Model confidence (mean pLDDT): 82 of 100. The RNA shown here (transfer RNA) has 72 nucleotides and comes from Bacteroidetes bacterium RIFCSPHIGHO2_02_FULL_44_7. The same sequence occurs in records of 12 taxa. Rfam family: tRNA.
RNA sequence: GCGAGCGUAGCUCAAUGGCGGAGCACCGAGCUUAUACCUCGGGGGUUGUAGGUUCGAGUCCUACCGCUCGCA
Numbered sequence: 001g002c003g004a005g006c007g008u009a010g011c012u013c014a015a016u017g018g019c020g021g022a023g024c025a026c027c028g029a030g031c032u033u034a035u036a037c038c039u040c041g042g043g044g045g046u047u048g049u050a051g052g053u054u055c056g057a058g059u060c061c062u063a064c065c066g067c068u069c070g071c072a
Stems, first nucleotide, its partner, number of pairs: 001071007010024004018055001026042005048064005
C1' cells in the first nucleotide's frame, strides 16, 4: 500500500429496518451477631465520528477514526 472482519452500559454479548436488552459488576433494602451466599429493587447508553437513504437506522450506503486478521 491492497483486501476482509469488528466497534452497542465498567466487562462479555443480544437486539427481523419499527419501544436499546441480558449476564456479570456497581448502589440500596431484606436476611445474618457480622461478612459471604441468597431474595427484592435501582442507577448507568449521543449504539466509534460525520454525512446519506428511509415515514422510521444499532441494523442499509459513503467517508474517516480505532482494533484484529490476511496479502504484498